A computed fold for a 186-nucleotide RNA, annotated as FMN riboswitch aptamer (RFN element). The prediction has a mean pLDDT of 75. The model forms 100% of the base pairs in the Rfam consensus. The sequence was found by an Rfam model in a public genome assembly.
RNA sequence: CGUUUCCUUCGGGGCAGGGUGAAAUUCCCGACCGACGGUGAUGGCAAGCGCCGGCUUUAUGUAUUUGACCGGCUGCGCCUUAGUCCGUGACCCGCCUGUUUAUCGUCUUUAGAGAUGCGAUGGACUCGCGGCUGAGCCGGUGCAAUUCCGGGACCGACAGUAUAGUCUGGAUGGGAGAAGGAGAUA
Numbered sequence: 001c002g003u004u005u006c007c008u009u010c011g012g013g014g015c016a017g018g019g020u021g022a023a024a025u026u027c028c029c030g031a032c033c034g035a036c037g038g039u040g041a042u043g044g045c046a047a048g049c050g051c052c053g054g055c056u057u058u059a060u061g062u063a064u065u066u067g068a069c070c071g072g073c074u075g076c077g078c079c080u081u082a083g084u085c086c087g088u089g090a091c092c093c094g095c096c097u098g099u100u101u102a103u104c105g106u107c108u109u110u111a112g113a114g115a116u117g118c119g120a121u122g123g124a125c126u127c128g129c130g131g132c133u134g135a136g137c138c139g140g141u142g143c144a145a146u147u148c149c150g151g152g153a154c155c156g157a158c159a160g161u162a163u164a165g166u167c168u169g170g171a172u173g174g175g176a177g178a179a180g181g182a183g184a185u186a
Base pairs, nucleotide, nucleotide: 002185003184004183005182006181007180008179009178010177017029018028019027031166032165033156034155035088036087037086038085043079044078045077048076050073051072052071053070054069056067083154084153092131093130094129095128098125099124100123101122102121103120104119105118106117107114108113137151138150139149140148158169159168160167
């Protein structure tokens, strides 16, 4: 350093101001926001085993070489860089694994009721898989840009409520993933 197991912590932002109205952060004008990984011609730092130049010292007869030091460079390196590119995640739907539960049937019983297994139907939670899952153009630079610069656009689950990306709620949830720790192993 790689692989792997376990643990801990972290892991989403946003309607200012105004109009109409009985009522709207929901409509209208306008304002604001951009999860995670990747890519990235962005920007910054800059040799730490790089390169270039200089200076000096040591070794040697010289050429020359090495190290330290100084300055510079950027192709190593570090940090940063897309809401619209490539993928991921939440909600919702389907299938499925497991757990649990309700009712009915089967068994015992006069009845109430009880027992365990099986079967049928339904509910709750859950492992996994699949589905669904929005939106970018023009100009500039240039070898090269849907990423840089400029312009002007566009998008944003479900439930509630005067129609919601921004309010309230499921959610003190889940989560892509991030960081750290412990163990095992090549």